Predicted 3D model of RNase P RNA and transfer RNA as a complex of 443 nucleotides. The coordinates come from a structure-prediction model, not an experiment, and the mean pLDDT is 80.

[in-house]
RNA sequence: UGAGCUGGCCAGACAGUCGCCGUGCGUUCGCGCAUGGAGGAAAGUCCGGGCUCCAGAGAGCAGGAUGCCGGUUAACAGCCGGGCGUCGAAAGACGACGGAAAGUGCAGCAGAGAAUAGACCGCCGAUGGCCCUAUGGUACAGGCAAGGGUGAAAUGGAGGUGUAAGAGACCACCGCAGGCGCGGCAACGCGGCUGGCUAGGUAAACCCCAUCCGGAGCAAGGUCAAAUAGGGGAACAAUCGCGUUGCUCGCGCGGUUCCCGGGUAGGCUGCUUGAGCGGCGCGGUAACUCGCCGCCUAGAGGAAUGACUGUCUGGGGUCUGUCAAAGGGCCCAACACAGAACCCGGCUUAUCGGCCAGCUUCUUUU
RNA sequence: GCCCCCGUCGUCUAGAGGCCCAGGACGCCACCCUUUCAAGGUGGAAAUCGCGGGUUCGAAUCCCGCCGGGGGCACCA
Numbered sequence: 001u002g003a004g005c006u007g008g009c010c011a012g013a014c015a016g017u018c019g020c021c022g023u024g025c026g027u028u029c030g031c032g033c034a035u036g037g038a039g040g041a042a043a044g045u046c047c048g049g050g051c052u053c054c055a056g057a058g059a060g061c062a063g064g065a066u067g068c069c070g071g072u073u074a075a076c077a078g079c080c081g082g083g084c085g086u087c088g089a090a091a092g093a094c095g096a097c098g099g100a101a102a103g104u105g106c107a108g109c110a111g112a113g114a115a116u117a118g119a120c121c122g123c124c125g126a127u128g129g130c131c132c133u134a135u136g137g138u139a140c141a142g143g144c145a146a147g148g149g150u151g152a153a154a155u156g157g158a159g160g161u162g163u164a165a166g167a168g169a170c171c172a173c174c175g176c177a178g179g180c181g182c183g184g185c186a187a188c189g190c191g192g193c194u195g196g197c198u199a200g201g202u203a204a205a206c207c208c209c210a211u212c213c214g215g216a217g218c219a220a221g222g223u224c225a226a227a228u229a230g231g232g233g234a235a236c237a238a239u240c241g242c243g244u245u246g247c248u249c250g251c252g253c254g255g256u257u258c259c260c261g262g263g264u265a266g267g268c269u270g271c272u273u274g275a276g277c278g279g280c281g282c283g284g285u286a287a288c289u290c291g292c293c294g295c296c297u298a299g300a301g302g303a304a305u306g307a308c309u310g311u312c313u314g315g316g317g318u319c320u321g322u323c324a325a326a327g328g329g330c331c332c333a334a335c336a337c338a339g340a341a342c343c344c345g346g347c348u349u350a351u352c353g354g355c356c357a358g359c360u361u362c363u364u365u366u
Numbered sequence: 367g368c369c370c371c372c373g374u375c376g377u378c379u380a381g382a383g384g385c386c387c388a389g390g391a392c393g394c395c396a397c398c399c400u401u402u403c404a405a406g407g408u409g410g411a412a413a414u415c416g417c418g419g420g421u422u423c424g425a426a427u428c429c430c431g432c433c434g435g436g437g438g439c440a441c442c443a
Stems, first nucleotide, its partner, number of pairs: 002361009012312007020037007039337001043348002046346005051217004058249004063213005068082005083097001084095004098208002103206002105202002120148002122144003127141002129138003156174002159171003175197001176195003180191004221269004231260006240254004262442003276295006283288001313334001315332006367439007376392004384423001394410005416432005
């Protein structure tokens, strides 16, 4: 210097003027002063938890989720570390990665045959048959899965021995299965022994195994008020109805539920101090945990967080300049994705660009 | 804010792993019939199955992620 890989950070800064929302103080009730005011995803609502109510949430079935191993956590489908597989020259990336020897199913078309393998082309015809004096011929009985062809897939791979031709029939290597030894907490790895070629694919088909899961959601829930026709209809009548999606039980409450019609669209609370953020230290490879110190950082209702000016700093365009640059002039203009609504931990998706760190590798130079 | 459902020719729809480069009806186009129009008859065109990825030999259908559309909800008596 070219090409890459991984991780992290930023998302203009400062000053001024005018606004918007919250809070505190003052007030002559007009307002004034002080102070705080979006994001890395606030998004999708896809997982997980807190909180609240329904039995301080109960039992069984159904149903759902997860799925190599170990750890982490409040919890998780997240994260960290490891194993295995695939891709890459490498740094690294990706993986719905349990079970197909529990059972059931599925595989159209093509093809001889699709899971009890299979003679369409083909090879052989040693043995037996027929012909022939015989070498031999024939392809009748039959033998053969080596080759061709079909297909996504053809019943271990490719090499040798063997044979009439062949075949795990036999042999070495690889694969597969089962013990054993060693290493590892484990997934798994390495080595050696034995076996026989059986046990093909599909579980994002049913299913089996292991682990986990009650439901609803801040429009939850609590509280104070306001208003009206305690109206009409339907169902069930305690062997019933309801109690936050199914069924059975249990428990609780009981004139309950549903529809039509009627009324109110108000206040306070929940509400933001939290598994919080920053720094340092201890433990751990890490995720993370623990200890000490410091900090307080939107809480509103259809819902504020904005506009302008100047300077700087980036960015884009254009002209100039030059071998190429550097540099200079002018213009645009602060830009991408986006916008808190009970709160957290993740995932996923969107995103103009810029910066930093570590690593791999090609070429050249020292 | 929270919860639920849907997406296939222009429109309404069938489909539930292969018989589907997707069938039907209405509409559209051409021809026949008629003096002409309608009706009727015959034929035809019209779908990236919302988009992207995955599983599978094979996906409209199964799984995952997006996009778009629709619906519901408070309190009182």

Source information:
It holds a member of the Rfam family "Bacterial RNase P class A". Rfam describes the family as follows. Ribonuclease P (RNase P) is a ubiquitous endoribonuclease, found in archaea, bacteria and eukarya as well as chloroplasts and mitochondria. Gene Ontology terms of the family: tRNA processing, ribonuclease P activity and dimeric ribonuclease P complex.